[in-house]
Predicted 3D model of a 357-nucleotide RNA (Bacterial RNase P class A) from Falsiporphyromonas endometrii.
A source record names the gene rnpB.
The prediction has a mean pLDDT of 75.
The organism belongs to Falsiporphyromonas, within Bacteria.
The sequence is in RNAcentral, with records from ENA.
Rfam family: Bacterial RNase P class A. By type it is a ribozyme.
Parts: sequence; C1' cells; structure tokens
RNA sequence: GCAGUUAUCCGGCUUGUCGCUCUGUCUUAGGCAGAGAGGAACGUCCGGGCAGCACAGAGCACCAUACUACCUAACGGGUAGGUACUUGUGAGAGUAGAGUAACACAGAAGAAAAUAACCGCCUAUCCUCGUGAUAGGUAAGGGUGAGAAGGUGAGGUAAGAGCUCACCGGCGGAGCAGCAAUGUUUCCGGCCGUGUGUCUUAUGGGCUGAAAGAUCAUGUAUACCGACGUUUGAGGGUUGCUCGCCUAAGUCGGGGGGUAGAUCGAGUGAGCCGUCAGGUGACUGCCGGCCAAGAUAAAUGACAAGCACCUUAUCAUUGGUAAGGUACAGAACCCGGCUUAUAGGAUAACUGCUUCA
Repeated sequence: GCAGUUAUCCGGCUUGUCGCUCUGUCUUAGGCAGAGAGGAACGUCCGGGCAGCACAGAGCACCAUACUACCUAACGGGUAGGUACUUGUGAGAGUAGAGUAACACAGAAGAAAAUAACCGCCUAUCCUCGUGAUAGGUAAGGGUGAGAAGGUGAGGUAAGAGCUCACCGGCGGAGCAGCAAUGUUUCCGGCCGUGUGUCUUAUGGGCUGAAAGAUCAUGUAUACCGACGUUUGAGGGUUGCUCGCCUAAGUCGGGGGGUAGAUCGAGUGAGCCGUCAGGUGACUGCCGGCCAAGAUAAAUGACAAGCACCUUAUCAUUGGUAAGGUACAGAACCCGGCUUAUAGGAUAACUGCUUCA
C1' cells in the first nucleotide's frame, strides 16, 4: 500500500418560504412559543407487562425445549466454556448434543448383518486311490460388502480362536485437576460389532389483543318468523378430543329499526443518559441528570439554495471544475429478543499478500 475478518458507531446538516399534527399561552375566524418517526419502528417468529374472560381435574394425543455454568422479569434469547464434526492459507465462520433397558430396520451383494460357514484348514472312517464321499471340529487365511465378531506380534493347538500374554485402540471404574460439562504421558478390569429409527425421561404449552377494555350521553322496535332449550341444561369456558366440572335462561339463523357522539385506555417505564465500582463477559450496583410524537383512516412534509459524503470524467497535485447520485424504510398499547433488508462513511484490534528501510 492492497485485500480481508471481528466488534462498535453514524447513516444526513444549515438557511428561507409555504403546509400539517399536538401542547401551552394570548387580544381566541386567528397570533406567538415549543415539540414532532427507527436501527431495524418492518416480519409477527418467540418471551412477557397490561386489560377482559376462565381456572377442577382425569385419560389419550399434539407441539416445543434438552452439553456445562452464568445473565435476565422471562425466553426457543444472550455471555463464557467444553466435546464431536464441516469449512477457510489465515484472522475466522458454521452444524450438533437429555437416556439406551427394550423393540424394529439396514436395500443390493454375500454362506451369513450377530445363535454365521461359500472357498478353505484339521481329525476320523470308507472307497472306484481321485485335489472323492461321509461325520465331527474351526473362524487364523480368501471372497462379497459402507461395515463380517477390535488391531499387531508371540505362545498354544489336531487345526484354530482374547484361548493366554505383551503393546495399542475402544468401553467401564478409581485417583488427580476443574463449580461443571470435560480432561488425564496415573492405576485397575478380557468388558469388546456398527448405524438409523421407534421408544423412554424431565420441563413447558388457557384464550383474545387497544378495533383489548372502561365510563358517560342520545335514541328506537328487536315488531315479526323459524330451530334448539329452560335442572331430561341449548349455548359458553377449560392447548386439541373424550369424560368430568363451572356458568347459564336464553342461544343461533332470517328479517327489520335506531345510533355510530364524547372522554379515558395513551406513555413514569423490567425507562433513557453519564461518572465510578465489581465481573473474562453477558450484565449488576451506588450516585447524579432527563421525561423527548400521541393520531383514530391516521400528522411528522413540499420547494429553492448551499454544505457534507460517494461515483465518473478532466486539469492538476494540501486541490479545482463539470455531470450524476445519496440506501433500507415509517410509530398506532408497551417492553426484551430473534430473523430479514440496507447507497455509503468512520473507529479499534487482528489476518494474508507485496514493496521499502
């Protein structure tokens, strides 16, 4: 200098004119002052607060989570760590995880996929004396296969085999280290096929969503029809279904009439900012300061000039000129996360390549 990785931040500013919403105030058709959309407000994927209804369980089913420790109101989230694996030259990025007692499957090939015997090896007998037949033993050698009863060597055997021994591998236990997951160049044990799924265990799962709900005012006709029902309980509630339980005199459908106005909910919070302290960190604590949009079909904008940043071209080298561009997007009860989108810019640490000293 170029290229990259990780983390954090910014992502527009100034002036003028006009316009919109809210608050306050005044001399109230109006004037003045102040304020007015995010890092994701989006998605609606999770967890809650709040409001209303419900809360009685039992059986069956469905879904989610699942290594260890910590953080948090909680989470399927975050931080740190550990094990196995994938990927990159590297800084780094990513996937997975409770249990295994039982059951099932593993196509095709192969004799056989865990109670194995095709070729082969050994022993005995018979015979037509040949690489024959029968019986028994065997799993060291060969073949098939992703995988064939852990591997190498020695002993042993009729021939072989963890049958025995040594070393190694796996598994289990003990010791040591660690809060733990786990590790171990310590010791003991012949305990010795894999994979996948079913299954099992623990925890959790009520519904609705501000158009939720609450209060006030006005007004008429629920006239009429049908079905079901009033303790033989319709309907409603209880993740889904069944039973049970609770509530209940109306419920559902058709048809018709009136109204659709005002206020609250509505922003004081698991709130935001800052110093200090603790912690590897997520985060926590003390102290100090701040209160920052509130609509109800939905405002937070438009135009002009300039600045800032970026791209291209050109002249030139602390830059000038010209043209073009400036992302994703938009509060709607509130909060904590996650996923996704994003023109461009800045800072810090680290990695690779090249060059110079």